[in-house]
Context: one part of a larger RNA
């Protein structure tokens, strides 16, 4: 000067405490470890690996394993001969890749010869290729401490020299925020603010939205209006700006008024120096190494989906604040032409017909659900729970045996609330309850967003964890 430290001081985080709700038991579902297997591809590994790369493994993907085939090669330059041709149609042989046969026969310049252009084939070589190895050769990118307040330079001073001061001190702050004050004066990355959202209002627009009021309909349907909602562009507001206190006349604090909002209004985007030789060569780029009748390339089938087990992350429940049936009410956000898909039928349904509008505030998806109201169940392993089987279908798609998703009719497994431990969350949050979308043919309890109902609790820092910031000891660098 750092770093440590069962040294102090001060201070912050859902870190603890004070709640609410979960894992931890069960069944499932999905990730991973382990076995196993031809092959279960390969990466991720403590918090920052395990619903992770995968925003989607029946063929493809695909890299993995078995077989079958190729060797200038599936694609790219370049040289040399040959040739119309390709594409397109039909058909042997084959599991296909692949081999082979019929038919079909380019374009420009030229009278013609011939010459180019574009293509096919054949050969030779230079070189293609490689998800092969090294993320400890490395580019980018990204996780993590951490949205924590820090991380530094100049010039002057100081010290023999590492270095110090500034950055410490006294208040304050979510803040190295601001103010004093001081051998320091000053300045950069970070804080903050400029960005979006979202909470009030005003203008300006008025269809595809809306409907006070007049007339109309089964319905804002239609006339007609543009007032209000909503929509999207511009603007106004919140700045300690004002009143009092308290503070060192200060920065600030605390309380008040007024406002739709009050001290950084809620939210997001935003990640400083730097750490972990963190993570990635399997996005992708790359150096140096290995391969080259193969570690390239093509295809069939299988395989990543196994299954004594252990473990992480979820879903369903164990029920009366439920569970069934009937009735009925209100959302946002989004998608849609290779598409959503209305109305009518058909079927218990999953779907089938059908065939209207929609390149979208206009027509689909699209019934929001919990909630409310009526009935019923009466505390049972049950009208809870739904796994697991058998059966019969649906629908994508060449194909649902290994391995799909839903349905309907039969079956009704564990589970009565879960040791030790341990995780999430401070308000429109948790917890509940539906909804949509991204990939996608088909497939979700993930994941991304979307709004309904909507709480308890915070005395307060002594402990437990992670952190700043000063200070002290050290045989550690």
């Nucleotide at each position: 000067u750092g770093a440590c430290g069962g040294g102090g001081g001060c201070c912050c985080g859902c870190a603890c405490a004070a709640g609410c709700g979960g894992u931890g038991g069960a069944g499932c579902a999905u990730g991973u470890g382990g076995u196993u297997c031809a092959a279960u591809u390969c990466g991720a590994a403590g918090c920052a690996a395990c619903g992770c790369g995968c925003a989607g493994a029946a063929c493809c993907u695909u890299a993995c394993c078995u077989g079958g085939g190729u060797u200038u090669g599936a694609a790219c330059u370049g040289c040399u001969c040959c040739u119309g041709c390709c594409c397109g149609a039909c058909u042997u042989g084959g599991a296909g890749a692949c081999a082979g046969g019929u038919c079909u026969u380019u374009c420009u310049c030229g009278c013609a010869a011939g010459a180019g252009a574009c293509g096919g084939g054949a050969g030779a070589u230079a070189g293609a290729g490689g998800u092969g190895c090294u993320g400890c050769a490395u580019g980018g990118c990204u996780g993590u401490c951490g949205u924590c307040a820090g991380c530094u330079c100049g010039u002057g001073u100081c010290g023999u020299g590492a270095g110090a001061u500034g950055u410490u001190g006294g208040g304050u702050u979510a803040a190295g925020u601001c103010c004093c004050g001081c051998a320091a004066c000053g300045a950069g990355c970070g804080c903050a603010a400029c960005c979006c959202u979202u909470a009030u209002c005003c203008u300006u627009a008025u269809u595809u939205g809306c409907c006070a009021g007049u007339a109309u309909u089964a319905a804002g349907u239609u006339a007609g209006g543009u007032a209000c909602u909503c929509u999207a562009a511009g603007g106004a507001g919140a700045c300690u700006g004002c009143c009092g206190g308290u503070g060192u006349u200060a920065a600030a604090c605390c309380g008040g008024a007024g406002g739709a909002a009050g001290g950084u209004g809620g939210g997001g985007a935003u990640g400083a120096c730097g750490u972990c030789a963190a993570g990635u060569c399997c996005u992708c780029a790359u150096g140096g190494c290995c391969u080259u009748u193969a570690u390239g390339c093509c295809c069939a089938g299988g395989g990543c989906u196994a299954c004594a087990c252990a473990c992480g992350u979820g879903c369903u429940a164990c029920a009366a604040u439920g569970g069934u049936a009937g009735g009925u009410a209100c959302a946002a956000a989004g998608a849609g032409u290779u598409g959503c898909c209305a109305a009518c039928c058909c079927g218990c349904a999953a779907g089938g017909g059908g065939g209207a509008g929609c390149u979208a505030a206009u027509c689909u998806c699209a019934g929001a659900a919990a909630a409310c109201c009526u009935a019923u169940c009466u505390c049972a392993g049950u009208u809870c729970g739904g796994a697991u089987u058998g059966g019969a279908g649906u629908c994508u798609g060449c194909a649902a045996u290994u391995c799909g998703a839903c349905u309907c009719c039969a079956u009704g497994a564990a589970g009565u609330u879960g040791g030790a431990a341990u995780c999430g969350c401070u308000a429109g949050u948790a917890a509940u309850c539906g909804c949509g979308g991204a990939u996608c043919a088909g497939a979700c309890u993930g994941c991304c967003g979307c709004g309904g109902u909507g709480a308890a609790u915070a005395c307060g820092u002594u402990c437990c964890c992670g952190g700043g910031c000063c200070u002290u000891g050290u045989a550690c660098a």
Description
Predicted 3D model of a 477-nucleotide part of an RNA (small-subunit ribosomal RNA, 3' major domain) from an uncultured organism. Its Rfam family is "Bacterial small subunit ribosomal RNA". The RNAcentral record of the full RNA draws on ENA, Greengenes and SILVA.